[in-house]
RNA sequence: CCCUGUCACGAAGCGCCAGCGCCUGCCCGUUUACCGGGGCAGGACGACGAGGGGGAGAGAGGAUCGAGGUUUUCGGCGGAAGCUCUCCCGUGAUGCUCCGGGCGCGUGACGCAGCUGACAAAUAUGCGGGUGACCGCAAAACAGAGAGGCUGCGACCGGAGAGA
Numbered sequence: 001c002c003c004u005g006u007c008a009c010g011a012a013g014c015g016c017c018a019g020c021g022c023c024u025g026c027c028c029g030u031u032u033a034c035c036g037g038g039g040c041a042g043g044a045c046g047a048c049g050a051g052g053g054g055g056a057g058a059g060a061g062g063a064u065c066g067a068g069g070u071u072u073u074c075g076g077c078g079g080a081a082g083c084u085c086u087c088c089c090g091u092g093a094u095g096c097u098c099c100g101g102g103c104g105c106g107u108g109a110c111g112c113a114g115c116u117g118a119c120a121a122a123u124a125u126g127c128g129g130g131u132g133a134c135c136g137c138a139a140a141a142c143a144g145a146g147a148g149g150c151u152g153c154g155a156c157c158g159g160a161g162a163g164a
Base pairs, nucleotide, nucleotide: 014078015077016076017075019074022043023042024041025040026039027038028037048066049065050064054088055087056086057085058084059083089106090105091104092103096161097160098159099158100157101156110154111153112152113151114150115149116148125138126137127136128135129134
């Protein structure tokens, strides 16, 4: 220095790479030569951010939103906070407290409708690196979903207690 194994750490729109395509070198073959073709080796790329978590378990799998692009953000593997189910915890609802049950929700802890709604990165540009495919950095700009805010409408059953 290289290889293998193990452990730990990091990362959750996250990680990975074996296919197609792309780059470079060498070889083969063709050619005056170039381009194009084939093989080998080594590389590069392979999802841009926003949003999203009560705890445990199980299940199914194209798990929300837009931006860019129009050849690959293709293809594939693993995972995942989305979805469904069960249990537990918490929380909300017509004056207050508590108990049981049902329903909704998840700590900013009901539903529906309308209005409002701060906040992004990549791309492009510039600079730098690389023979190259490409990569890094910088400043500026531009979303939607959703959170939040306002308004309106709607939102349990049974029991006990305190107070008046």
Description:
Model confidence (mean pLDDT): 76 of 100. GlmS glucosamine-6-phosphate activated ribozyme aptamer, 164 nucleotides, folded computationally. Its Rfam family is "glmS glucosamine-6-phosphate activated ribozyme aptamer". From the family's description: This entry contains a glucosamine-6-phosphate activated ribozyme that is found in the mRNA for GlmS. GlmS is an enzyme that uses fructose-6-phosphate and glutamine to generate glucosamine-6-phosphate. The ribozyme catalyses self cleavage of the glmS mRNA that is thought to regulate GlmS activity. It was read from a public genome assembly, where an Rfam model found it.